[in-house]
RNA sequence: CUCGAAAAAGGCAAACCCCGGAGAACCGGGGGACGCAAAGCCAGGGGUCCUGAAGAAAGACCGGACAGCCCAGCUGCCGAAG
Numbered sequence: 001c002u003c004g005a006a007a008a009a010g011g012c013a014a015a016c017c018c019c020g021g022a023g024a025a026c027c028g029g030g031g032g033a034c035g036c037a038a039a040g041c042c043a044g045g046g047g048u049c050c051u052g053a054a055g056a057a058a059g060a061c062c063g064g065a066c067a068g069c070c071c072a073g074c075u076g077c078c079g080a081a082g
Stems, first nucleotide, its partner, number of pairs: 002082001003079002011036002016031006034068001040074002044071003047066004
């Protein structure tokens, strides 16, 4: 460096519930653990979702959400075997 053990220390926390915020996706806090070796950061590419004006309707080019969907980029704890 690669790798990730029926190992240890430490970490994160899905669904659901409560409180608060938002127009919504969804977000913050508390409880709670399905899972996670990057489930740390990042919205650059893809993807999914939300929402708005004119509009009969459809509708993201412009706006927004999600990194616990994938890729790219940045950073990083511990440690056997190979």
A computed fold for an 82-nucleotide RNA from an Actinomycetes bacterium, annotated as c-di-GMP-I-GGC riboswitch aptamer.
The coordinates come from a structure-prediction model, not an experiment, and the mean pLDDT is 82.
Lineage of the source: Bacteria > Bacillati > Actinomycetota > Actinomycetes.
It was read from a public genome assembly, where an Rfam model found it.